A computed fold for a 358-nucleotide part of an RNA from a metagenome, annotated as large-subunit ribosomal RNA, domain IV. RNAcentral holds the full RNA, with entries from SILVA. The coordinates come from a structure-prediction model, not an experiment, and the mean pLDDT is 83.

[in-house]
Context: one part of a larger RNA
RNA sequence: CUCUCUCUAAGGAACUCGGCAAAAUAGCCUCGUAACUUCGGGAGAAGAGGUACCCUGGUAGCGUGUAGAGAUUUACUCUUGAAGCGUGAUAGGGUCGCAGCGAAAUGAUCCAGGCGACUGUUUACCAAAAACACAGGUCUCUGCUAAGUCGACUAAGACGAUGUAUAGGGGCUGACGCCUGCCCGGUGUCGGAAGGUUACGUGGAAGGGUUAGAGGUCUCCUCGAAGCUCUGAAACUAAGCCCCGAUGAACGGCGGCCGUAACUAUAACGGUCCUAAGGUAGCGAAAUUCCUUGUCAGGUAAGUUCUGACCCGCACGAAUGGCGUAACGAUCUGGAUACUGUCUCGGAGAGAGACUCG
Numbered sequence: 001c002u003c004u005c006u007c008u009a010a011g012g013a014a015c016u017c018g019g020c021a022a023a024a025u026a027g028c029c030u031c032g033u034a035a036c037u038u039c040g041g042g043a044g045a046a047g048a049g050g051u052a053c054c055c056u057g058g059u060a061g062c063g064u065g066u067a068g069a070g071a072u073u074u075a076c077u078c079u080u081g082a083a084g085c086g087u088g089a090u091a092g093g094g095u096c097g098c099a100g101c102g103a104a105a106u107g108a109u110c111c112a113g114g115c116g117a118c119u120g121u122u123u124a125c126c127a128a129a130a131a132c133a134c135a136g137g138u139c140u141c142u143g144c145u146a147a148g149u150c151g152a153c154u155a156a157g158a159c160g161a162u163g164u165a166u167a168g169g170g171g172c173u174g175a176c177g178c179c180u181g182c183c184c185g186g187u188g189u190c191g192g193a194a195g196g197u198u199a200c201g202u203g204g205a206a207g208g209g210u211u212a213g214a215g216g217u218c219u220c221c222u223c224g225a226a227g228c229u230c231u232g233a234a235a236c237u238a239a240g241c242c243c244c245g246a247u248g249a250a251c252g253g254c255g256g257c258c259g260u261a262a263c264u265a266u267a268a269c270g271g272u273c274c275u276a277a278g279g280u281a282g283c284g285a286a287a288u289u290c291c292u293u294g295u296c297a298g299g300u301a302a303g304u305u306c307u308g309a310c311c312c313g314c315a316c317g318a319a320u321g322g323c324g325u326a327a328c329g330a331u332c333u334g335g336a337u338a339c340u341g342u343c344u345c346g347g348a349g350a351g352a353g354a355c356u357c358g
Stems, first nucleotide, its partner, number of pairs: 001353008010344002014342001019339001027051005036041001038175001052095005061087004068080004072075001096100001108337007115329002120132002136173007148159003176324004181254003186251002188247005195242003201236002206231005213223004255273005282316001283313001294310005
């Protein structure tokens, strides 16, 4: 010097990103216990006292239920109940000590806010959470050889399910309470079928090749039947797309400029442009606010954090849910009490190492 542990005057978080770590609380009995609340909780809330021994005293009480007494339906019933037996305080008083169960417990608590309702699940080995799940809500698919899935795409087969729409699959949301506004122009989905477009196929107008033959200016050229063969127009022809409509707890979206009130300021109001429609309720410097340590208020001597407001929302907003919410949380943030070697600021001690010698 390092590690593990013990103690430490005065102070008591001044430490630090942060009370990290440590300290503190702690069992049992009695009393007592708020806001809020989904009436279950919150709650071991918080908080206060007790804890040895002796005396009152083996007392009061309780249990048992004998003798006795009473009642009645006269009994194997009920009530009461000395004695006896069993059990056995509260409370008060006293004694001693620094200290009172025992070899000693093994919750710190409270206030306020964010997030997530909750118990659960997760990155085996840096993340346990506000992430995932969840019961509940809603949309959608599926009529049974179900939809969907596995089986390599297919097949047998299997799951779904020895289930049958109060069922099963998928998507989104995520207890509960109050709610969930406007837009269907684009994309998707569903429905529609008049018209437009449209493949294979059907069809075969027309054209080409070949040549028996015919003709000619006859080594060659022209025409050219049938057959074979190549190409192939019109016309007919499905879904789809175009088209028409519906649909947001489908993907998504939810404006700009200018003016105006008898101080000023502001603008209930008006004008105009654009749009499919221009953000409703609620919330708001927020896990979202750049400017920003916004402004005001609270708490502190002093507060970029925190709480309550304001609203100028750079860039909240309604199941990619909005706003609340008791309970819950090894969650995150702020504060208070208690407590302490975290610190002022160090010190002392025990054990084990390091180091030296053997």